[in-house]
């Protein structure tokens, strides 16, 4: 000085879903029941690859799937996206 993907950090944006029932509380406080959401995290697997004589087994992605965890006023959290500097990697 350059490249591109990666990591966390900072700033900004950032969805969904109960005005339910019972008890309780000063209170959207707490507990239980029912209903609901999909975007922290986690579960499951397609092509493909590998093993096997074979049903099959192993590896294997997501915003799909499940709803375990989480969530259903605001705040917080929030996948993901943009910008910034930093670190690491590669090259000269």
């Nucleotide at each position: 000085c350059g490249a591109c993907a990666g990591a966390g950090c900072u700033u900004u944006g950032g969805a969904g879903a109960c005005a339910c029932c019972c008890a309780u509380u000063g209170a959207a406080u707490u507990g239980g029941g029912g209903g609901c959401c999909g975007a922290a995290g986690g579960u499951g697997c397609a092509a493909g690859c590998g093993u096997g004589a074979a049903u099959a087994c192993g590896c294997a992605a997501a915003a799909c799937u499940c709803u375990c965890a989480g969530g259903c006023a605001a705040a917080a959290g929030g996948a993901c996206a943009a910008a910034g500097a930093u670190c690491a990697u590669c090259a000269u």

This is a predicted structure of a 92-nucleotide RNA (Glycine riboswitch aptamer). Of the family's consensus pairs, 90% are formed in the model. Model confidence (mean pLDDT): 79 of 100.